[in-house]
Molecule: small-subunit ribosomal RNA
Organism: uncultured bacterium
RNA sequence: GAACGAAGUUAUACGGCGUGGAUAAGACAUGCAAGUCGAACGAUCAUUAUGGGGUAGCAAUAUUCCGUGGUGGGAGUGGCGAAAGGGUGCGUAACAUGUGGGUAAUCUGCCGUGAAGUCUGGGAUAACUUGCUGAAAGGCGAGCUAAUACCGGAUGUGACUGUUAAGAGGCAUCUCUUGACUUUCAAAGUUGGGGACCGUAAGGCCUGACGCUUCAUGAUGAGCCCGCAACCUAUCAGCUAGUUGGUGAGGUAACGGCUUACCAAGGCUAAGACGGGUAGCUGGUCUGAGAGGACGACCAGCCACACUGGAACUGAGACACGGUCCAGACACCUACGGGUGGCAGCAGUCGAGAAUUUUUCACAAUGGGCGCAAGCCUGAUGGAGCGACGCCGCGUGGGGGAUGAAGGGCUUCGGUCCGUAAACCCCUGUCAUUUGUGAACAAACCUUGCGACCUAAUACGUCGCGAGCUGAUAGUAGCGAAAGAGGAAGGGACGGCUAACUCUGUGCCAGCAGCCGCGGUAAUACAGAGGUCCCAAGCGUUGUUCGGAUUUACUGGGCGUAAAGGGUGCGUAGGUGGUCAGGUAAGUCUGAUGUGAAAGCUCGGAGCUUAACUCCGAAAUGGCAUUGGAAACUACUUGGCUAGAGGGUUGGAGGGGAGACUGGAAUUCUCGGUGUAGCAGUGAAAUGCGUAGAUAUCGAGAGGAACACCAGUGGCGAAGGCGAGUCUCUGGACAACUCCUGACACUGAGGCACGAAAGCUAGGGGAGCAAACAGGAUUAGAUACCCUGGUAGUCCUAGCCGUAAACUGUGCACAUUUGCUGUGAAAGGAAUCGACCCCUUUUGUGGCGAAGCUAACGCGUUAAAUGUGCCGCCUGGGGAGUACGGUCGCAAGAUUAAAACUCAAAGAAAUUGACGGGGGCCUGCACAAGCGGUGGAGUAUGUGGCUUAAUUCGAUGCAACGCGAAGAACCUUACCUGGCCUUGACAUGUACGUAGUAGAAGGGUGAAAGCCUGACGAGGUAGCAAUACCAGCGUACACAGGUGCUGCAUGGCUGUCGUCAGCUCGUGUCGUGAGAUGUUGGGUUAAGUCCCGCAACGAGCGCAACCCCCGUCCUUAGUUGCUACCAUUUAGUUGAGCACUCUAAGGAGACUGCCGGUGAUAAGCCGCGAGGAAGGUGGGGAUGACGUCAAGUCCUCAUGGCCCUUACGGGCUGGGCUACACACGUGCUACAAUGGCGGUGACAAUGGGAUGCUAAGGGGCGACCCUUCGCAAAUCUCAAAAAGCCGUCUCAGUUCGGAUUGGGCUCUGCAACUCGAGCCCAUGAAGUUGGAAUCGCUAGUAAUCGUGGAUCAGCACGCCACGGUGAUACGUAUCCCCGGGCAUUGUACACACCGC
Repeated sequence: GAACGAAGUUAUACGGCGUGGAUAAGACAUGCAAGUCGAACGAUCAUUAUGGGGUAGCAAUAUUCCGUGGUGGGAGUGGCGAAAGGGUGCGUAACAUGUGGGUAAUCUGCCGUGAAGUCUGGGAUAACUUGCUGAAAGGCGAGCUAAUACCGGAUGUGACUGUUAAGAGGCAUCUCUUGACUUUCAAAGUUGGGGACCGUAAGGCCUGACGCUUCAUGAUGAGCCCGCAACCUAUCAGCUAGUUGGUGAGGUAACGGCUUACCAAGGCUAAGACGGGUAGCUGGUCUGAGAGGACGACCAGCCACACUGGAACUGAGACACGGUCCAGACACCUACGGGUGGCAGCAGUCGAGAAUUUUUCACAAUGGGCGCAAGCCUGAUGGAGCGACGCCGCGUGGGGGAUGAAGGGCUUCGGUCCGUAAACCCCUGUCAUUUGUGAACAAACCUUGCGACCUAAUACGUCGCGAGCUGAUAGUAGCGAAAGAGGAAGGGACGGCUAACUCUGUGCCAGCAGCCGCGGUAAUACAGAGGUCCCAAGCGUUGUUCGGAUUUACUGGGCGUAAAGGGUGCGUAGGUGGUCAGGUAAGUCUGAUGUGAAAGCUCGGAGCUUAACUCCGAAAUGGCAUUGGAAACUACUUGGCUAGAGGGUUGGAGGGGAGACUGGAAUUCUCGGUGUAGCAGUGAAAUGCGUAGAUAUCGAGAGGAACACCAGUGGCGAAGGCGAGUCUCUGGACAACUCCUGACACUGAGGCACGAAAGCUAGGGGAGCAAACAGGAUUAGAUACCCUGGUAGUCCUAGCCGUAAACUGUGCACAUUUGCUGUGAAAGGAAUCGACCCCUUUUGUGGCGAAGCUAACGCGUUAAAUGUGCCGCCUGGGGAGUACGGUCGCAAGAUUAAAACUCAAAGAAAUUGACGGGGGCCUGCACAAGCGGUGGAGUAUGUGGCUUAAUUCGAUGCAACGCGAAGAACCUUACCUGGCCUUGACAUGUACGUAGUAGAAGGGUGAAAGCCUGACGAGGUAGCAAUACCAGCGUACACAGGUGCUGCAUGGCUGUCGUCAGCUCGUGUCGUGAGAUGUUGGGUUAAGUCCCGCAACGAGCGCAACCCCCGUCCUUAGUUGCUACCAUUUAGUUGAGCACUCUAAGGAGACUGCCGGUGAUAAGCCGCGAGGAAGGUGGGGAUGACGUCAAGUCCUCAUGGCCCUUACGGGCUGGGCUACACACGUGCUACAAUGGCGGUGACAAUGGGAUGCUAAGGGGCGACCCUUCGCAAAUCUCAAAAAGCCGUCUCAGUUCGGAUUGGGCUCUGCAACUCGAGCCCAUGAAGUUGGAAUCGCUAGUAAUCGUGGAUCAGCACGCCACGGUGAUACGUAUCCCCGGGCAUUGUACACACCGC
């Protein structure tokens, strides 16, 4: 995707045609479904007509009896039917079915055709009457009666039995035809009509119809037999006694072990017997391109069954759905004695079930039974009803209509979508509704008229032409009229697959889901809504089947590594098989004939208005059978051949196998000698051995096992496997010769044999080694790895086991297909004195590679290439090579081998990364070598924690923690307490109000904010003015406001890897592809820096350079800078000058440029080489590739969404951010003599300065104060530089250290209590160089010394800058720790090892 006898949900206008108990072959109330014939028969009842008699009555009449005729009824005898039709699918794996044959082994009622006949007798019996009996159903007896009921006799066309002759045919037994003799055997009547003749009549007689009997034949139907076809299972491997065959007998319509007696011992089976499970079979149906697969409703053919099991009777036909008998179960009736019943017929009921209809109409049609017929019967059938269960058709309106209405949805708020959709205007009238009309399916039978035929006949009968009769469906279909858009649309979906998107709600909840998956606060995936898409009287869901699935592979797959080659050989069945010729014709090819039911499918046509549906025709039906032909191939058969295969002869090679014998080295042990304190063992040890003498060493001996060197991708073997030597026995391969056989071959299910190690049984043996075990170590533990011991075992003999990563993970055999190069063996050639080397061929064994193959890796004449033959094996992962069963085994176990359940994967190869307690190369203050620190003390500061009304928030490994914060007393401030405000502290807009308005000194209250009051008291623009507008204020509404949340919705900015050398692209090429190449390689560099090479060639972002500062020089310019020369002065102070310094603008210079060496002649590297101020990037800064960390920040700012709105907004006061058992980070000061203190007084640079820096002078011990010169600064000022030098102290808790505390002050500021800094006096804590651990640094660097600045009213041990003094190490070098780079390798990782 298609389909369905479907079911559930939801929704539902109409019609046509189909279809509807799939489950409980469960049980069934009720009704109906098989009768008919009086023209076979007797009796009876009712009714009617008529004739006769009786009774009553005057009679009409009534009534009764007998007879005849008609009509009708219920029984009975008899005939036919009931064996059809209808239902169901239990059973059945079978000659049941399908198909094709056979029947010479058979039957066939009714029907057709033909021949012959239908003569003559007899006795019963049901019905009926009656008796007995039983509850009933019924039963028994007596008596009467008929027939187309039953039984004799005759005839015998004929059939049958037996014998026999001739002919014909066939298929073995045989069959047919003709003839002769012989045996046995028939019958029934009913009825219509009738002129002459006979008879009283009935009737005879004549003529029809329907019957009856015999025979032949046809048709139809049936029986039996056979070939072939068609389910699963071997975890069913052996089955069978009437079994297989024969003879006799019986039986049947008929063959036959069908039955029986006897005899024989057969029959079936791996081509699956026997057993088990399941199942009606087929035409066909569904699907599929087909081949197939699944199914077998409806329709049609066959079979089987009829409550369950069994049996026969009748009959042409049954072992019988609505018959009988027996048994059983169930149900019903019962007087308990006994009876009755069979819906798998049509309706219907109950039950079970997800689920399947009316207790309808009619025999009008078609068909069937009976009948001469009329006709009767027919739940067959024809119709209707119910169910969207399916298929098909049709409608629910058409045209116009923009203000793009309202409403709803979305929105970037502009708009946009629903949407010409609606409203509104103009039409139409399908369907439904009402009403009117109104069918076809009908022609026969029959009756009747006419004609023809038959006949003696104008009877009857037959045929033809007319007329008449017959409709369940149905007042239906159809047709007409009327009215009015009026009555008629839903379902599913919208993340991808898959056509169709937004909003809201929810917040891993609720839920969705076919698979992947969605949902944890912005969900196109849940729920609702709007919109859209698909289909439409349906739509979707579920179930099932086929498809896709080449995913069981015939068409059409595989097995080195994904699942899959048996451990190996020998060999049976089977499969396959070299070459030439002849024959046959089984396969094969071809023609013809028969069959292959109909329906269905396909095609063409036709009929219903169309379609579905139906009808007609054609085609098809791949098959089977018979028959004619062909002879290439296969097969069979006959005869040859030698290329396959095998044998023979002659050779050489070999750890091939078995047995026997022999050998040396080594270990261990025993004995003896020498000898003394250790030995052994390990990462280090210990257990162990040793003074009872070990180890070591020498000699002698015992015993077992294994065979060093040779030794080699070398040899042999089928594999397992085989290694000291000699002998004996023995298998195979190879080469040469080309002598023999003549296809003898290949493979091989079962079978048989072999089969490492371990293990088992019995007996030996036991040196070493060594499971188990013991001890010692290691360890958190250590039932291990290490050590010391040590038993089975390892060895031999005999037997079992039968498995291994039994691997080349590659079955065996044969053939074909470019090569190069090793090596073992053999033969030949050339050469040689002879060999070796060399060449050729063959056969082994390796490496690399062509074509080709392969998913790739790889394979590649030893194929995984190309082909052929045969075997084995595979079909997602797990469960599981497991359970059960079988077989084998002493056992261990082996072999064969499932399912339930569960998962959505498991797996292969390759790619890019990442990772590795993988290896290689390189690099970094990474280690190492050093210098100085931190960690210990006190203190400052930050953080955690704890505390609190609050201790605001953020930052948290490196990459948070002197961080945001370049400075919290108030403010800041975001936190807390209390007291206040509500269009608000701030913006914009609208409306209204507003002249004593805005503003506002002052007053009251209050902690302030605020609230109340308030003398006084305005403005701008336009206009002449009134007035209007603005500003302001008040009120109301939109809104403001939020340091509220989300940095995991974001922008921007920043950190980090890392100033590491990387990250990419275009084109080309390679690869199926992911990707690779370039970017790798050889060198080199600080560098993907450069050179060379190269299927790459180029390019971009990074590196470097360009920019700034410092270092040298030059040029220009000299004030506030400088001062060499000339003057002057206390002083570059002033003249003078611009040479120098300096300042600040522009240039120069450095490029491995030069030399030597080295290197590949390159790039480059080396050189206390030159020159140069500077030399190999001169030093420093700025500059940060692609990306990573959901890194940090919503509290700088911006911003989506959410949240608050008399408060989470806004003022204010006070408090807090400064708390303090504790822990950590970063600093400062120290512990002292390289020092403290005192004195002296030399040398800087960068900077700042107006609410500022402040000189000089004065006061104070001092912080500081007073006063003010100068300076918006190369001019004035901060400003004193400090380490330095000199003196003193002399190793102490000190003249070290300065915490803490007391007292007194200074300054800033509205205010120093919480909570500032500074000064003076006093006090004088810890601390004597710091555990584990850890940090920084390679040169003007570390260390050390001071100075300045930002922030700032004040507050700096922090931060950012500046200069002074000024080292150690760098010889060799990268083992280790950490970070990084490159290529390589492994990977089961990809959130990527903090993995799995």